[in-house]
RNA sequence: GAUCUGCAAGGGUAACCUCGGUCGAAAGGCCGAGGGCGCAAAAUUUCCGGUCUAAGGGGCGAGUCCCUACGAUAGCGGGAUUACCAGA
Numbered sequence: 001g002a003u004c005u006g007c008a009a010g011g012g013u014a015a016c017c018u019c020g021g022u023c024g025a026a027a028g029g030c031c032g033a034g035g036g037c038g039c040a041a042a043a044u045u046u047c048c049g050g051u052c053u054a055a056g057g058g059g060c061g062a063g064u065c066c067c068u069a070c071g072a073u074a075g076c077g078g079g080a081u082u083a084c085c086a087g088a
Stems, first nucleotide, its partner, number of pairs: 003088004012039002016035008037075001043081003047078003050073003056068004060063001
C1' cells in the first nucleotide's frame, strides 16, 4: 500500500419522543437541550428503481376530485466516491 473481517475497546453517528427556535405550499429539513431505536460506512452523491408531497402546471366529472417533481427521502434498495479504529 492492497484485500478481507467486525466479538471487544476508544471514538463517531442518532430513528423516534419531549421542550424551545426556525425554513417550507406540503412532504420534509435545520439549530439548541434532555432521553434514545439503531448503524462497521446510518460518511458524501438523486445516477437507477421505489416511496412521500403537489406549490406551480394540466384535466373534467367542478370536488376536502384526479394527473404531474423542477420539491423531499442517502436511516427504502442498488450504483458511484472517500474514510476512522481493531484484527488477519
Predicted 3D model of an 88-nucleotide RNA (c-di-GMP-I riboswitch aptamer) from a Betaproteobacteria bacterium. Rfam family: c-di-GMP-I riboswitch aptamer. Gene Ontology term of the family: cyclic-di-GMP binding. The organism belongs to Betaproteobacteria, within Bacteria. RNAcentral holds the sequence, with entries from Ribocentre. Of the family's consensus pairs, 95% are formed in the model.